[in-house]
Description
The prediction has a mean pLDDT of 79. The RNA shown here (SAM riboswitch aptamer (S box leader)) has 118 nucleotides and comes from a Candidatus Parcubacteria bacterium. The sequence is in RNAcentral, with records from Ribocentre. The organism belongs to Candidatus Parcubacteria, within Bacteria. It matches the Rfam family "SAM riboswitch aptamer (S box leader)". From the family's description: The SAM riboswitch is found upstream of a number of genes which code for proteins involved in methionine or cysteine biosynthesis in Gram-positive bacteria.

RNA sequence: AAAUUAUCAAGAGUAAGGGUAGAGAACUGGCUCUGAUACCCUUUACCAACCUGUCUUGAGCAUAGUCGAAAGAUAAGGUGGUCCUUCCAGCUUCCUCUCAUUGAGGAGGAGAUAAUUG
Numbered sequence: 001a002a003a004u005u006a007u008c009a010a011g012a013g014u015a016a017g018g019g020u021a022g023a024g025a026a027c028u029g030g031c032u033c034u035g036a037u038a039c040c041c042u043u044u045a046c047c048a049a050c051c052u053g054u055c056u057u058g059a060g061c062a063u064a065g066u067c068g069a070a071a072g073a074u075a076a077g078g079u080g081g082u083c084c085u086u087c088c089a090g091c092u093u094c095c096u097c098u099c100a101u102u103g104a105g106g107a108g109g110a111g112a113u114a115a116u117u118g
Stems, first nucleotide, its partner, number of pairs: 002117007013044001015043005022033003027090004045082003050078003053074005060067001061065001086110001091108002094106004
């Protein structure tokens, strides 16, 4: 690279320094952000609770333990996130509603993040 599983309508900067003219993954359309500095990098603050740690309760057991499923708390460590639902739509030998078309909703696909494998 890739595979598997889980989550993606909630939450959280008018911060400081530096770079920069574009940015919201790619393409198309729409919408939005942006020299009142978006976006990116560093710092810092904050959010969340995926993993580790710590704490509480604790099913369970040929072993009764410095064991321990599971649940909860915490936020110290590892990641991640902090305009707009993943900004919205698109794509489909699928499902539901609709008499049917249109349309609506779901699922998949695509993408993001985490954990495990590699």